Notes
Large-subunit ribosomal RNA, half A from a Saprospiraceae bacterium, 1677 nucleotides, folded computationally. Lineage of the source: Bacteria > Pseudomonadati > Saprospiria > Saprospirales > Saprospiraceae. The coordinates come from a structure-prediction model, not an experiment, and the mean pLDDT is 80. Rfam family: Bacterial large subunit ribosomal RNA. It was read from a public genome assembly.

[in-house]
Context: one part of a larger RNA
RNA sequence: GGCGCAUGGUGGAUGCCUUGGCUAUCAGAGACGACGAAGGACGUGGUAAGCUGCGAAAAGCUACGGGGAGCUGCAAACGAGCCCUGAUCCGUAGAUGUCCGAAUGGGGAAACCCUCUAGAUUGAAGAUCUAGAAUUCCGCGUGAGCGGAAAGAAAACCCGGAGAACUGAAACAUCUAAGUAACCGGAGGAAGAGAAAACAAAAGUGAUUCCGUAAGUAGUGGCGAGCGAAAUCGGAAAAGUCCAAACCUUGGUACUUUCGUGCCAAGGGGUUGUAGGACCAUACAUGAAUACAUCAUCGAAGCAGAAAUUUCUGGAAAGUGAUACCAUAGAGGGUGACAGUCCCGUAAGCGUAUUAUGAUGUAGGAUAGUGGUAUCCUGAGUAGGGCGGGGUCGGAGACGCCUUGUGGGAAUCUGCCGGCACCAUCCGGUAAGGCUAAAUACUCCUGAGAGACCGAUAGUGUACUAGUACUGUGAAGGAAAGGUGAAAAGAACCGCGAACAGCGGAGUGAAAUAGAACCUGAAACCGUGCGCUUACAAGCGGUAGGAGCUUCGAUUCGUCGGAGUGACUGCGUGCCUUUUGCAUAAUGAGCCUACGAGUUGCUCCUCACUAGCAAGUUUAAGCCCCUAAGGGGCGUAGGCGUAGCGAAAGCGAGUCUUAACAGGGCGAAUAGCUAGUGGGGGCAGACGCGAAACCGUGUGAUCUACCCAUGGGCAGGAUGAAGUUCCGGUAACACGGGAUGGAGGGCCGAACUAGUUGACGUUGAAAAGUCUUUGGAUGAGCUGUGGGUAGGGGUGAAAGGCUAAUCAAACUGAGAGAUAGCUCGUACUCCCCGAAAUGCAUUUAGGUGCAGCGUUGGAGUUAGAGUGUCACGGAGGUAGAGCUACCGAUAGGGCUAGGGGGUUUCACCACCUACCAACCCCUGACGAACUCCGAAUGCCGUGACAUAUAUCCAGCAGUGAGGCGGUGGGUGCUAAGGUCCAUCGCCGAGAGGGGAAAGAACCCAGACCAUCAGCUAAGGUCCCAAAAUCUAAGUUAAGUUGGAUUAAACGAAGUGGAGAUGCAGUGACAGCUAGGAUGUUUGCUUGGAAGCAGCCAUUCAUUUAAAGAGUGCGUAACAGCUCACUAGUCGAGCGUUUCUGCGCGGAAAAUGAUCGGGCAUCAAACUUAUCACCGAAGCUAUGGAAUGUUGGCGUAAGCCAAAAUUGGUAGGGGAGCAUUCCAGCGACAGCGAAGUCGCAUCGUGAGAUGCGGUGGAGUUUCUGGAAAAGAAAAUGUAGGCAUAAGUAACGAUUAAAUAAGUGGAAAACUUAUUCGCCGUAAGACUAAGGUUUCCUUGAUCUAUGCUAAUCAGAUCAGGGUUAGUCGGGUCCUAAGGUAUAGCCGAGAGGCGAAGCCGAUGGAAAGCUGGUUAAUAUUCCAGCACCUGUGUAUAUUGCGAUGGGGUGACGGAGAAGCGUAAAGUCCGCCAACUUACGGAAUAGUUGGUUAAAGUGCGUAGGUGUUGAUUCAGUAGGCAAAUCCGCUGAUGAACUGAAACAUGAUAGUACUCAGAUCCUUUCGGGGUGAAGAGAUAGUGGCUCCAAGCAUACUUCCAAGAAAAACCUCUAAACUUAGAUUAUAAGAACCCGUACCGUAAACCGACACAGGUAGUCGAGGAGAGAAUCCUAAGGUGCUC
Repeated sequence: GGCGCAUGGUGGAUGCCUUGGCUAUCAGAGACGACGAAGGACGUGGUAAGCUGCGAAAAGCUACGGGGAGCUGCAAACGAGCCCUGAUCCGUAGAUGUCCGAAUGGGGAAACCCUCUAGAUUGAAGAUCUAGAAUUCCGCGUGAGCGGAAAGAAAACCCGGAGAACUGAAACAUCUAAGUAACCGGAGGAAGAGAAAACAAAAGUGAUUCCGUAAGUAGUGGCGAGCGAAAUCGGAAAAGUCCAAACCUUGGUACUUUCGUGCCAAGGGGUUGUAGGACCAUACAUGAAUACAUCAUCGAAGCAGAAAUUUCUGGAAAGUGAUACCAUAGAGGGUGACAGUCCCGUAAGCGUAUUAUGAUGUAGGAUAGUGGUAUCCUGAGUAGGGCGGGGUCGGAGACGCCUUGUGGGAAUCUGCCGGCACCAUCCGGUAAGGCUAAAUACUCCUGAGAGACCGAUAGUGUACUAGUACUGUGAAGGAAAGGUGAAAAGAACCGCGAACAGCGGAGUGAAAUAGAACCUGAAACCGUGCGCUUACAAGCGGUAGGAGCUUCGAUUCGUCGGAGUGACUGCGUGCCUUUUGCAUAAUGAGCCUACGAGUUGCUCCUCACUAGCAAGUUUAAGCCCCUAAGGGGCGUAGGCGUAGCGAAAGCGAGUCUUAACAGGGCGAAUAGCUAGUGGGGGCAGACGCGAAACCGUGUGAUCUACCCAUGGGCAGGAUGAAGUUCCGGUAACACGGGAUGGAGGGCCGAACUAGUUGACGUUGAAAAGUCUUUGGAUGAGCUGUGGGUAGGGGUGAAAGGCUAAUCAAACUGAGAGAUAGCUCGUACUCCCCGAAAUGCAUUUAGGUGCAGCGUUGGAGUUAGAGUGUCACGGAGGUAGAGCUACCGAUAGGGCUAGGGGGUUUCACCACCUACCAACCCCUGACGAACUCCGAAUGCCGUGACAUAUAUCCAGCAGUGAGGCGGUGGGUGCUAAGGUCCAUCGCCGAGAGGGGAAAGAACCCAGACCAUCAGCUAAGGUCCCAAAAUCUAAGUUAAGUUGGAUUAAACGAAGUGGAGAUGCAGUGACAGCUAGGAUGUUUGCUUGGAAGCAGCCAUUCAUUUAAAGAGUGCGUAACAGCUCACUAGUCGAGCGUUUCUGCGCGGAAAAUGAUCGGGCAUCAAACUUAUCACCGAAGCUAUGGAAUGUUGGCGUAAGCCAAAAUUGGUAGGGGAGCAUUCCAGCGACAGCGAAGUCGCAUCGUGAGAUGCGGUGGAGUUUCUGGAAAAGAAAAUGUAGGCAUAAGUAACGAUUAAAUAAGUGGAAAACUUAUUCGCCGUAAGACUAAGGUUUCCUUGAUCUAUGCUAAUCAGAUCAGGGUUAGUCGGGUCCUAAGGUAUAGCCGAGAGGCGAAGCCGAUGGAAAGCUGGUUAAUAUUCCAGCACCUGUGUAUAUUGCGAUGGGGUGACGGAGAAGCGUAAAGUCCGCCAACUUACGGAAUAGUUGGUUAAAGUGCGUAGGUGUUGAUUCAGUAGGCAAAUCCGCUGAUGAACUGAAACAUGAUAGUACUCAGAUCCUUUCGGGGUGAAGAGAUAGUGGCUCCAAGCAUACUUCCAAGAAAAACCUCUAAACUUAGAUUAUAAGAACCCGUACCGUAAACCGACACAGGUAGUCGAGGAGAGAAUCCUAAGGUGCUC
């Protein structure tokens, strides 16, 4: 380490529970709001954070009613109280009701700020209180004004306006989706519609709405996808009416002499189609709405309400046992387990305020006729028509009807409209005005009751402080989280410990392994103890065998049986998916638990089964009855069927076609209808998860792009344009030089800005940075604040860049479950059968349709259609073969036309030819698209035998990617594990055995189960490893070989066999001995060539037994050695060649070799023969199971027998198991249910049962029913737990060290002494933003802090922010916003003078010092100032929303004056000073300081290009004494600094020193009260600020308004104004702290980002850089 057992931890599944949800029913209601809503903010309690309630009268106040004992909410505790003189509590009606919000006095960044009028308080200002003060419309009013209404909110339903896209059509455009979604306007409890200018059809109906039906019909439709009526009939509910006009009257008005006429208003009258009314004549009926009174009923809180005891168990009785009782009450809930009789209740009964309903009575006066028919009236920019749209079932069609944008445009009852083009007849109606209940739709809400709905990953997102925490700029998104116990009886006390941590005792309790992290308490994961096992041993970890050890039981003591472990051995490459094919190194899963996918609806279609009725069958809506709940009846409208054929008229068991009586097509010769269940289809999201996208409404310019307004900033250095001036120069210019001057999208370089190079970083310090380096840095520059532009839009010096870490079209939510011919996933068991990867077609090729192949049910029943074997009979043109048999092609030869070449010739002729070559002949020989020929097999037919399939109909599929091997071919290279066909087999979907070990397909062979039985196949038998070291005969010597794919051309006296042919006893072959000569060195060539460099030839001749003008070696050339050839010796076979068996060479690859290995040689190789054996899930044997068939028995269910069958993916069919809930009959349970943890038994299996432990309250057999009904996989969802791993890391390399203290513990805390770092900051101030982080001589250390912590920006408690002058408001205006008048637009809304809001700008006023733990220009001290008010005095034309002035403005540059700061010199004060003592005319160190205000009015600036004053004046919308203009006159205005004062800063400092802390005992630190009063009001240098909004210069020509000054108008004239002065007034908000950062923006205590001000010394040009001061700090391992 492994397995097992036991016992814990972690974790929170399971079971049980339910306060909460979900669904639908009945009834109610559909309320609210200017009398201030909905919704909020802030408050409110004795202590009070949250929820609830309430509102300054604040968990409440008043009255009435109810009720009757406790009460002060959730929610404890303490404290303090209330209550029978009736509290708390319940109901009804009142009171109060801050601020915001329609929000309404004005404004505004919602919950805040600021006003006016009247009144009140006092005392003018100021302050406080009460009431009123918005807009629009309507009414009244002459008007001022008065009165009323509206607004806003709200879930769905309703009406209207405007109106998509995805999608479907397998693409897409008409079409569809769909008049849907979202948006907008408006109303009500319903809305809308509605009393025929309607339907219909020769008959009729009689407003509208809704349900059923007609009907998926008529229609419409790229006649595609689809869309889709109406009448009628059956029902629900029912209800009808009022104006305009004609006519009459009155009033007003205009015209009018009067009469009157026109118009307006009011009253009367009048309201329709067999026309009606006015008018003329005539008659006179009935009793509606509504109001009041009485009675009845329903009704708030409520009242009252029967009946039980005991035994046993137990912690507890409601359980069990026994005996009773009530019931118009046995619904339900609670009580220590399950209660009719314990409690609350329940049935039946009673009660009542306001209201509602009904009845009766009284009042009231709506409504309603007859006759006549001369005249009048009866709805006009209307009806209808043209053009263009829309609606309807109707998509422009033959298109009626309705509606209307547009320009035209009737009739008047003898009229007009309609009846699906149009015309006629006929019929129906009477438009162009209005109102109208019920039946119908919906549910934010209230009450009651319910569920074969959920039960904490479920059910709402929310059972709990949930639309909360949290995320986002915003629109918006959006969690997790239930359970102690009957009762807190919630653990007194003791111990360990630093400890209020934790633990152990004790105690409570039935139980504490129920202890608050609390019921049960599974798994992953992490431990501990015990048994066996493991350190020479290689892998899917199991399975089969099995030793040893441990242990239990039994025992006849021999042993047997069970459990645990498992040495050793055989065999054995996970699961899923997808594939021709996966151990694959192809996909998916870290592990566990829970959840997680073929469902539901439909009067749609079809099939099967079951049931009822049957030539019939069946109801729908609705109505009635009953019920606790199921339910029952009526209802015949309608549907399907009963008759078909035809385009139709039509005919009809037939009909159509046709001239036809022919032929043919479709029919007839009967079975359906309804319901239930199941299979399949259709329409719906339709098995689940998954897009990229499209469209409509909104949200975003705090990032970034550009723009607008208003502000800010850019150290320092260098260069030196124009112009000017001087000199030279020119006739004059020009031109040159010096000086001055200070231009520039100019130069160098910090801040600032940008981001060039390299490195680092890359699970970062950082979701873009750091270091180094670099570009720009007075400009097209950078930056702050406030604004604008918005999604097919913006913005863009343009990169498709940017538009909130998102951009070739943002984000949010919606249509929406878009669509996905694509990928993935899709959950229990057993039984039967079992494919396909082919054809045709396809915008089709990985999809689909039809056919093929599968399955299930049925028909058919033998006439054998199917298949096999045999026999017989056929058609055919393949393999093969052949080609003087055709066509085509073809090698050699012969013969020989024709041609080429050559010779000859003047030319022809002729001749030659080893050139090309037709026909023909001989020999040879090819062909898928050649055939004189021609099989086998296959196919067709007939017969016999065998077998049991085939066929048809109906339901349901899957498949339509195939692959390999053999054979026959195409293609390719007679390449491919290539590709395309045909045919067979196998894999696919097929396991097991053999073989070259391993291998989907090759060979053998088809697995129902069991067996430690037997026989065989392929293949094997030396060992690994079962079986022959078997028998007989050969071959091989190469480890050839030990079987495929791996070897070739070629080479070779390897060797065996079979031939052919030579030589050989007249002596072969080989060996040995000897010879191998002469002409001659043949000739030529050559320097030489003599057999042997080369060339030539009669390569000759002679001697010989034989001997080449020479086969090799050799020499410069010779020589020399050899060979051929000959003789001798030897003595039997020797050569050559062909075929063949087995071998040899040829033979080179990358990590170490190999036949599977070891190994094997008369074999364990090869060839051949024989005979044994081994060998499989094949066959057999024995036992068992299942399936269908046949037979027998049986009514059936079923039983028996026989032979057969039982591999299986997609797929079809059948039978079961489990889970949850329901019904019925029952059963179990505190003497222990469910769940959970083990063990055993049973079943083919899913599973079931029993026993024991835990647990502590429910469970369930059986028979049926209904489903949120079964998980291992979906990069699944949620939670938990592992792994990596005690690993990486601990966030700037500015740095620490020592001592002491505290403490349980100190590297980090405190103190001290040192040492470092920053120092244009890493210091100080401040805006934004944050929002308590600030402070404590208070406490704490669980969590936070990347470590520890005694510390803290952490936790708890307490404290802290003081203003007339600082900033903002009560003042002003810019961009911009808003908005009156006005304009535009379907609507929402968009623009927009005036006005208002709006700072980043303009505008009144404070300084110095001191003080707190924490605030200070705010408090205190001192000294100032500003603005109102009013008193008194003096003077006086005052007065504005009008006029005028002023306010009031750019860039750059240079010089001057000049204070602060800084430096320096001198003087002065204090302290100190060198071994020891003394000293100072010496030195060191520190100090030597001072505001606002007031007075003065300097330097400088502006001004003679005219200040001031005077006069005139047509302009300044009126006026003006003001301004302007004209004329005259002639000097002022502004303004730093300095100086004086403020000022005796009781400050710095010094003396002295209480107290306290510390100590190394020397000292050090702290420093209250107190005392002293002591030093320059010097110089110089250099210069921020200031003078200065000045000055110079340039071109791009550089806010507005108020305050302020002045002028008059109206008005006013004891008012008002001005100056001085005592007095008095002076409101609201901010103010802590951080603020280059640990407090802001970046998820963090994050190396990033963040506007402005001050910013010292030395060196230096400098804010560069280095070192330092003040100050800060060493970056939390």